Source information: This is a predicted structure of a 524-nucleotide part of an RNA (small-subunit ribosomal RNA, 5' domain) from an uncultured bacterium. The coordinates come from a structure-prediction model, not an experiment, and the mean pLDDT is 85. The RNAcentral record of the full RNA draws on ENA, Greengenes and SILVA.
Context: one part of a larger RNA
RNA sequence: GAACGAACGCUGGCGGCAUGCUUAACACAUGCAAGUCGAACGAGAAAGCCCUUCGGGGUGAGUAGAGUGGCGCACGGGUGAGUAAUGCAUAGGUACAUACCUAUAGGUGGGGAAUAACUACGGGAAACUGUAGCUAAUACCGCAUGAUCUCGUAAGAGCAAAGGUGGCCUCUUCUUGAAAGCUACCGCCUAUAGAUUGGCCUAUGUCCCAUUAGCUUGUUGGUGAGGUAACGGCUCACCAAGGCGACGAUGGGUAGCUGGUCUGAGAGGACGAUCAGCCACACUGGGACUGAGACACGGCCCAGACUCCUACGGGAGGCAGCAGUGGGGAAUCUUGCACAAUGGGCGAAAGCCUGAUGCAGCAAUGCCGCGUGAGUGAAGAAGGCUCUUGGGUCGUAAAGCUCUUUCGACUGGGAAGAAGGGCGACUAGGUGAAUAAUUUAGUUGUCUGACGGUAUCAGAAGAAGAAGCACCGGCUAACUCCGUGCCAGCAGCCGCGGUAAUACGGAGGGUGCAAGCGUUGUUC
Numbered sequence: 001g002a003a004c005g006a007a008c009g010c011u012g013g014c015g016g017c018a019u020g021c022u023u024a025a026c027a028c029a030u031g032c033a034a035g036u037c038g039a040a041c042g043a044g045a046a047a048g049c050c051c052u053u054c055g056g057g058g059u060g061a062g063u064a065g066a067g068u069g070g071c072g073c074a075c076g077g078g079u080g081a082g083u084a085a086u087g088c089a090u091a092g093g094u095a096c097a098u099a100c101c102u103a104u105a106g107g108u109g110g111g112g113a114a115u116a117a118c119u120a121c122g123g124g125a126a127a128c129u130g131u132a133g134c135u136a137a138u139a140c141c142g143c144a145u146g147a148u149c150u151c152g153u154a155a156g157a158g159c160a161a162a163g164g165u166g167g168c169c170u171c172u173u174c175u176u177g178a179a180a181g182c183u184a185c186c187g188c189c190u191a192u193a194g195a196u197u198g199g200c201c202u203a204u205g206u207c208c209c210a211u212u213a214g215c216u217u218g219u220u221g222g223u224g225a226g227g228u229a230a231c232g233g234c235u236c237a238c239c240a241a242g243g244c245g246a247c248g249a250u251g252g253g254u255a256g257c258u259g260g261u262c263u264g265a266g267a268g269g270a271c272g273a274u275c276a277g278c279c280a281c282a283c284u285g286g287g288a289c290u291g292a293g294a295c296a297c298g299g300c301c302c303a304g305a306c307u308c309c310u311a312c313g314g315g316a317g318g319c320a321g322c323a324g325u326g327g328g329g330a331a332u333c334u335u336g337c338a339c340a341a342u343g344g345g346c347g348a349a350a351g352c353c354u355g356a357u358g359c360a361g362c363a364a365u366g367c368c369g370c371g372u373g374a375g376u377g378a379a380g381a382a383g384g385c386u387c388u389u390g391g392g393u394c395g396u397a398a399a400g401c402u403c404u405u406u407c408g409a410c411u412g413g414g415a416a417g418a419a420g421g422g423c424g425a426c427u428a429g430g431u432g433a434a435u436a437a438u439u440u441a442g443u444u445g446u447c448u449g450a451c452g453g454u455a456u457c458a459g460a461a462g463a464a465g466a467a468g469c470a471c472c473g474g475c476u477a478a479c480u481c482c483g484u485g486c487c488a489g490c491a492g493c494c495g496c497g498g499u500a501a502u503a504c505g506g507a508g509g510g511u512g513c514a515a516g517c518g519u520u521g522u523u524c
Base pairs, nucleotide, nucleotide: 001524002523003522004521006520007519008518009517010516013370014369015368016367017366018365019363020362021328026326027325028324030323031322032321035071036070037069040068041067048059049058050057051056078281079280080279087206088205089204090203091202092201093200094199096198097197101194102193103192104191105190106189107188108187109143111141112140118133119132120131121130122129123128149158150157151156163186164185165184166183167182168181172179173178174177207253208252209251214244215243216242219241220240221239222238223237224236225235226234256278257277258276259275260271261270262269263268283304284303285302286301287300306317307316308315309314334360336359337358338357342356343354344353345352346351373403374402375401376400383394384393385392386391407465410459411458412457413456417451420448421447422446423445424444425443426442427441428440429439430438431437468513469512470511471510472509473494474493475492479508480507481506482505483504489496490495
């Protein structure tokens, strides 16, 4: 000199854009943060209103809420405790998996037995739960059919499925119309390929200590078996005795890694906040279940610590999600608004959910921009300071006169961000027997904005509301007076102060920065 997720002191007008627990991975009150689908399924209220013969009935409504089932909950969000290599970065590899998506080929036949909800009777303070009975499905289980699928050298053996919604009468069946028929869409099953995402392996690189020198028995390799989606001592039996190490093994300390950030002419050094990629973790330790995917932050089980409820028998909980509280600390924000946009989950869709996200709030925490007025004005006013008493200086500074009105405050108008999508109408095309239905494309009308009456524009008024901080001995830009008298004090280094202190304190003046200025800390 530059930099900072900074803090502290004094001061503080506005805007834009960023950033904001670096400490206790300490403990957490409260609310919210993952649901959705009635076009998979069975069942199904109440209030209110209306009628009433006062018994009830209708509507609300097949709505709400609950249950079975499907998909999602493995994403998104947080944190950096652990980890020095099961990590990360770069470059390769393959013995593997991949829900949803895309393409292709084929299939979707016929049966069965249950169970929740519900009802009845119980147990329990509660959390919750038992017995009996009823019932549905795209829930579950056989049978059939099966291949380019699996096993097998082959022969051969084995393995699947589920329906739903809308419309119609051309075909079939019953025959005015409907269906088990046809049709459109959404599904379901098998296989192959792709895409995407992951698993695993190899090489190289990846901090300090030798005042850590030897380490290792599933250890190193082989054979066989098991296990896994998959290779492999991953596990086991047997066999051999190997494997690593001064090119630093082992041990100890410290630490998430990277793209990058800061600094520097560079080489390098230091760091790894925000943003992005990867990893690890979710009260502590362990474990598996479900699933395409987890050994799962807001799932389960066990153990532990802690907190809470209890009828003492037993139960409940996990903010390193967003806010917020206590504590720790020099120190770090609102218990806000909205799903309008972007993105995600579910759904055919409407839509619902979304503390992701978009916005707003707080903080000069940082960067950037703007303003605090402009011109004129010498009687060089008053006043302050100084003085050799002549003067000098603050100083064109002020006042006065002439202007302007950014920003702020006031009044009025007022966005873009909206693309899509929905609904209605019309036109054309596809499937179709069809003028039905559905789908694609287009035209047109209409609906949808949290921010926000915000940005912005216009108007009226008036210099009106807006400057401080540090320094002035040398380094280092900037000097005098008074007070003090080795005292009080200053100080980054050298050093000032013991009676004329440009170095202490005050004042006047000056210098430098400026909505900031200094100090402290840290890095180069």